Transfer RNA from a Candidatus Woesebacteria bacterium, 74 nucleotides, folded computationally. The coordinates come from a structure-prediction model, not an experiment, and the mean pLDDT is 81. The RNAcentral record of the sequence draws on ENA and MGnify. Rfam family: tRNA. By type it is a transfer RNA. The same sequence occurs in records of 2 taxa. Lineage of the source: Bacteria > Bacteria candidate phyla > Candidatus Woeseibacteriota.

[in-house]
RNA sequence: UGCGGGGUGGUGUAAUGGUAGCACGAUGCUCUCUGGAAGCAUAAAUCGGGGUUCGAAUCCCUGCCCCGCAGCCA
Numbered sequence: 001u002g003c004g005g006g007g008u009g010g011u012g013u014a015a016u017g018g019u020a021g022c023a024c025g026a027u028g029c030u031c032u033c034u035g036g037a038a039g040c041a042u043a044a045a046u047c048g049g050g051g052u053u054c055g056a057a058u059c060c061c062u063g064c065c066c067c068g069c070a071g072c073c074a
Stems, first nucleotide, its partner, number of pairs: 001070007010024004018054001026042005047063005
């Protein structure tokens, strides 16, 4: 430098144009002699900028970051 893949709550992972969900974790409540387990509830996220569209996590352009492969120089 080129090509490919990826960036979503604290963590992991879905959502192929129409309410951003699930699991674990966190917090609160119930239960319990206490804790754990269990049950219920709550908070918490789309990498930045621009465009297309009635509507974008999703499509297009551009930038940044991570991983892999290839190449160049030494």